A computed fold for a 94-nucleotide RNA from a mouse gut metagenome, annotated as SAM riboswitch aptamer (S box leader). Its mean pLDDT, the model's own confidence on a scale to 100, is 85. The RNAcentral record of the sequence draws on MGnify. It matches the Rfam family "SAM riboswitch aptamer (S box leader)". Gene Ontology term of the family: regulation of gene expression.

[in-house]
RNA sequence: CUUAUCAAGAGCGGCGGAGGGAACGGCCCGAUGAAGCCCGGCAACCUGCAUGAGCAAGGUGCUAAAUCCGGCGGUCGAAGUAUCGAAAGAUGAG
Numbered sequence: 001c002u003u004a005u006c007a008a009g010a011g012c013g014g015c016g017g018a019g020g021g022a023a024c025g026g027c028c029c030g031a032u033g034a035a036g037c038c039c040g041g042c043a044a045c046c047u048g049c050a051u052g053a054g055c056a057a058g059g060u061g062c063u064a065a066a067u068c069c070g071g072c073g074g075u076c077g078a079a080g081u082a083u084c085g086a087a088a089g090a091u092g093a094g
Base pairs, nucleotide, nucleotide: 001094002093003092004091005090006089011039013038014037015036019029020028021027024070025069026068040063041062042061045059046058047056048055049054067088072085073084074083075082076080
């Protein structure tokens, strides 16, 4: 850079100790214990085997809130907690 997906799913565990949710603006989570690591779990993009749309789970990934919400544009409104699409981001594959 290209492309697919992003409203589902996943612990009442151990270590650890104050931060975390990308950035910004919000709004949240956190000593009734954050990040991180381990174990467990989810899923099934790649992969393997089948080839009926299935099974497995080796490589990633994920495991608060829709990608937590918004930011730019369209639609409908008197008003947004409405709706569609971008942008940005995340993950896989190339």